[in-house]
RNA sequence: GGGUGGUUAGUUAAGUGGUAUAACAGCGCACUCCAAACGCGCUAUUGGGGGUUCGAUUCCUCCACCGCCCG
Numbered sequence: 001g002g003g004u005g006g007u008u009a010g011u012u013a014a015g016u017g018g019u020a021u022a023a024c025a026g027c028g029c030a031c032u033c034c035a036a037a038c039g040c041g042c043u044a045u046u047g048g049g050g051g052u053u054c055g056a057u058u059c060c061u062c063c064a065c066c067g068c069c070c071g
Base pairs, nucleotide, nucleotide: 001070002069003068004067005066006065007064010024011023012022013021018054026042027041028040029039047063048062049061050060051059
């Protein structure tokens, strides 16, 4: 340099164009003599720019970063 896959919450991951979701973590409540465990609830997320569309995490494009292949 060329090709290819990826980037979503603090972490690990779902999500085939129409309200972004789960687990763990965090916070609160309940339970308990106390604590843990269990239960209930709450908070928090689409890497950045542009385009297509009534509407984009999703489709297109550029950039950044990470991995793999070729040279």
Predicted 3D model of a 71-nucleotide RNA (transfer RNA) from a Candidatus Zambryskiibacteriota bacterium. The RNAcentral record of the sequence draws on ENA.